[in-house]
Two RNAs folded together computationally: RNase P RNA and transfer RNA, 460 nucleotides in total. Rfam match: Bacterial RNase P class A. By type it is a ribozyme. Its family is annotated with tRNA processing, ribonuclease P activity and dimeric ribonuclease P complex in the Gene Ontology.
RNA sequence: GAAGUCGGGGAGACAGUCGCGUGUCUCCCGAACCCGUGUUCAGGAGGUGCGAGGAAAGUCCGGGCUCCACAGGGCAGGGUGCUGGUUAACGGCCAGGGGGAGUGAUCCCACGGAAAGUGCCACAGAAAAUAUACCGCCCGCGCUUCGGCGCUGGUAAGGGUGAAAUGGUGAGGUAAGAGCUCACCGCGUCUCCGGUGACGGGGAUGGCAGGGUAAACCCCACCUGGAGCAAGACCAAAUAGGGGAGGAUGAGGCGGCCCGCCUCGCCAGGACUCCCGGGUAGGUCGCUAGAGGCCGCCGGUAACGGCGGUCCCAGAUACAUGACUGUCGCGGUCGCCGGUUUCCGGUACCGCAACAGGACCCGGCUUACAACCGACUUCUCAC
RNA sequence: GGGCGGCUAGCUCAGUUGGUUAGAGUGCCUGCUCGACAUGCAGGAGGUCACAGGUUCGAUUCCCGUGCCGCCCACCA
Repeated sequence: GAAGUCGGGGAGACAGUCGCGUGUCUCCCGAACCCGUGUUCAGGAGGUGCGAGGAAAGUCCGGGCUCCACAGGGCAGGGUGCUGGUUAACGGCCAGGGGGAGUGAUCCCACGGAAAGUGCCACAGAAAAUAUACCGCCCGCGCUUCGGCGCUGGUAAGGGUGAAAUGGUGAGGUAAGAGCUCACCGCGUCUCCGGUGACGGGGAUGGCAGGGUAAACCCCACCUGGAGCAAGACCAAAUAGGGGAGGAUGAGGCGGCCCGCCUCGCCAGGACUCCCGGGUAGGUCGCUAGAGGCCGCCGGUAACGGCGGUCCCAGAUACAUGACUGUCGCGGUCGCCGGUUUCCGGUACCGCAACAGGACCCGGCUUACAACCGACUUCUCAC
Repeated sequence: GGGCGGCUAGCUCAGUUGGUUAGAGUGCCUGCUCGACAUGCAGGAGGUCACAGGUUCGAUUCCCGUGCCGCCCACCA
């Protein structure tokens, strides 16, 4: 100097005044219960604590929680896809194996099976998986104007087509050729050693046992019930439990089917479902102490786990975090002054930044993101 | 807040075992028909198949991500 990996941080900081949401304490006032100086609820004032994020986002995965049989069996469907570990769980993360890119640090990979079966491979090409030959090469035969031409057969080395052409390179061999033979590489089968395993290394053997596509159907292994806080529980208010359709081999509990279980109903004043219509758009709980944060020690390569200490850190519902002033800091601009003209100091003015705003809660992934700061590693150049 | 669906010509929509040229109606342009217009007839232009990446020889189609638009979901009897 160039590059790579991992992080930190992210209204610039502080003070003052006013304001907002919520918890708690005190006081005032009101209502209800009840009658005791008590309890509950609502309102107001004052004090005090706290008050958005690393992604709160997309809603792409997983889990908690709630209801439906505290969740059942089978098929279908869906998902994942090298190995081992981690975890509440995962498609996440960590470590390893294999393949690929880079000089390197390092980075990337939907990475099971195509000799289980089926489908597809346009155009071109002889031929797209069953077999075969356009040009060419070669033996033989015939004709010949000696340049070649025709016929039968052999061949797949060379050319040509294509994204892809029936193991690759070299040598021998042959009329020309060809795993026809041999050596090495690749591949299949068997076997030994190392490893928990993916896999790696070695030996023997087989002339190759047959292209691509599974983000085509499919096969194999594993996982998987459905809905979601507008879940769900309770209180209050109001209205017409009104009309129509289906309905007994019934209906609901899940979307598809079968079984099983539970509840309701079984000829009707009919359970239940759908459509139309009617009413209210109020309150409480769920609602935040949690797989929680921070610090230290221990185990583990790591993800992560264990133990101890310490802290409490938003719970709104029309949706709360804001406004102003001052000081300091940082950046910019031109004007002025000084030092003296790469620039530095003072003064005046302006700005203080990106992405972005909780809504039941966590673990991840993905996407968006201005300035600034730190640690480690690699390569090159110079000394 | 939660759950779904869509994006193809100016507009409304088709597009299936992925196959080389993506269509239809309407609108637009040109010419003919008419005295002129409407209608009618003939011809033509017009597309980043929302965007980006991947699988594949090849993607509107298959997979993944992003953006935009739209729909549904309260309680009571």